[in-house]
RNA sequence: GCCGGGAUAGCUCAUCGGUAGAGCGCCUGAUUGUGGAUCAGGAGAGAGGGGUUCGACUCCCCUUCUCGGUA
Numbered sequence: 001g002c003c004g005g006g007a008u009a010g011c012u013c014a015u016c017g018g019u020a021g022a023g024c025g026c027c028u029g030a031u032u033g034u035g036g037a038u039c040a041g042g043a044g045a046g047a048g049g050g051g052u053u054c055g056a057c058u059c060c061c062c063u064u065c066u067c068g069g070u071a
Base pairs, nucleotide, nucleotide: 001070002069003068004067005066006065007064010024011023012022013021018054026042027041028040029039030038047063048062049061050060051059
């Protein structure tokens, strides 16, 4: 250089065009002598830009980062 995969919550991952979810973590409350555990509730995310579409995390293009392959 070329080819391919990946980028979604603090972390690990789902979600193949119609309200973005889970586990762990975090916050509040209940319980407890305190903590832990448990229970109830809550906050928090689509790498950046453009296009297609009534509607885009999802399809197309460019860019950035990252992993693998190839010479």
Predicted 3D model of a 71-nucleotide RNA (transfer RNA) from a soil metagenome. Its mean pLDDT, the model's own confidence on a scale to 100, is 82. Its Rfam family is "tRNA". About the family: Transfer RNA (tRNA) molecules are approximately 80 nucleotides in length. Rfam classes the family as a transfer RNA.